[in-house]
Molecule: transfer RNA
Organism: Choloepus hoffmanni
RNA sequence: GGGGACAUAGCUCAGGGGUCAAGCAUUUGACUGCAGAUCAAGAGGUCCCUGGUUUAAAUCCGGGUGCCCCCU
Numbered sequence: 001g002g003g004g005a006c007a008u009a010g011c012u013c014a015g016g017g018g019u020c021a022a023g024c025a026u027u028u029g030a031c032u033g034c035a036g037a038u039c040a041a042g043a044g045g046u047c048c049c050u051g052g053u054u055u056a057a058a059u060c061c062g063g064g065u066g067c068c069c070c071c072u
Stems, first nucleotide, its partner, number of pairs: 001071004006066002010024003026042005048064005
């Protein structure tokens, strides 16, 4: 220098045009002598940034940033 993959909740990740789901973690309650385990309920993400397409973008397209892999 060239090519490819990835970026969504604190962490691991699903969703690939109609407004984001789960597990773990966390909070509260039940249970317990206290805790753990278990059960119930909740909180937590405008989806890396920017521009475009569209009635509508996390999703499609351009540019950028970060990280990983391959080639040279």